Glycine riboswitch aptamer from uncultured Trebonia sp., 88 nucleotides, folded computationally.

RNA sequence: GCCCGGGAGAGACCGUGGGCGUUCCCCGCACCACGGCGCCGAAGGGGCAACAGUUUCCCCGGAACCUCUCAGGCACCAAGGACCAGGC
Numbered sequence: 001g002c003c004c005g006g007g008a009g010a011g012a013c014c015g016u017g018g019g020c021g022u023u024c025c026c027c028g029c030a031c032c033a034c035g036g037c038g039c040c041g042a043a044g045g046g047g048c049a050a051c052a053g054u055u056u057c058c059c060c061g062g063a064a065c066c067u068c069u070c071a072g073g074c075a076c077c078a079a080g081g082a083c084c085a086g087g088c
Stems, first nucleotide, its partner, number of pairs: 001088003005084002011037001013036006019029003038074003044070001045068003051061001053059001
């Protein structure tokens, strides 16, 4: 690296439009899109300690599941998924 298995978190939020249900309207929807506020962190990305370089400082290097939430994600399902197990 490849195959395969396991693998969390966070609004069934509000509004608009569409779609569907409904004889029409009203109304409803766990559907789709957009916007709003709120939220999550385990793809990726950003930040930093000790330490090391340096005469000292500046400066450079410097990890994460820590942190920021840019990206991504927020019913179930699907997808993604750090990491772990087995095989090659």
RNAcentral holds the sequence, with entries from MGnify. Lineage of the source: Bacteria > Bacillati > Actinomycetota > Streptosporangiales > Trebonia. Its Rfam family is "Glycine riboswitch aptamer". Rfam links the family to the GO term glycine biosynthetic process.